[in-house]
RNA sequence: GCCGAGAUAGCUCAGUUGGUAGAGCGGCGCUUUCGUAAAGCGUAGGUCCCGGGUUCGAGCCCCGGUCUCGGCU
Numbered sequence: 001g002c003c004g005a006g007a008u009a010g011c012u013c014a015g016u017u018g019g020u021a022g023a024g025c026g027g028c029g030c031u032u033u034c035g036u037a038a039a040g041c042g043u044a045g046g047u048c049c050c051g052g053g054u055u056c057g058a059g060c061c062c063c064g065g066u067c068u069c070g071g072c073u
Base pairs, nucleotide, nucleotide: 001072002071003070004069005068006067007066010025011024012023013022019056027043028042029041030040031039049065050064051063052062053061
């Protein structure tokens, strides 16, 4: 340099045909216990990497950029 995959909650990741962004773990509160852990219930937490475009409407489609991983030379 070329090709491909990826970037979404604190972490690991889903998100179907474009139509109100989710799970597990973790955090916080409550229950339970003499107490802790475990368990159960509840709850908070998001500029969907950045900038444009298309659209009534974009995490999803299009263009450019940044970063990470893999391959080729």
Model confidence (mean pLDDT): 81 of 100. The RNA shown here (transfer RNA) has 73 nucleotides and comes from Microgenomates group bacterium GW2011_GWA2_44_7. Its Rfam family is "tRNA".